[in-house]
RNA sequence: AGGCAACUCUUGGGGUGCCUGUAGCGGGCUGAGAAAAACCCAUUGAACCUGACCCAGGUUAUGCUGGCGGAGGAAAGAGUGCCGAGAUGGUU
Numbered sequence: 001a002g003g004c005a006a007c008u009c010u011u012g013g014g015g016u017g018c019c020u021g022u023a024g025c026g027g028g029c030u031g032a033g034a035a036a037a038a039c040c041c042a043u044u045g046a047a048c049c050u051g052a053c054c055c056a057g058g059u060u061a062u063g064c065u066g067g068c069g070g071a072g073g074a075a076a077g078a079g080u081g082c083c084g085a086g087a088u089g090g091u092u
Stems, first nucleotide, its partner, number of pairs: 002083003006080005011042004017029005048073003054067004
């Protein structure tokens, strides 16, 4: 040179479902997060969307689990960090 993609700052992207009570406001389930100013994600891209009023399983119920998915789309800059050849010159 290059590689790794770990961290920080700024900026941006995204989702917020199901059941239940007395439905204002609470409670329960899964999950990082179910309007929290919190959580997650930013091309390294399964954060998230389309397919999808999809398919199989399971549940009180639900994208709850798996498939779909080596499918398509999807939001960036800087700095720090770690690894690290080759060439040339000098010295021993």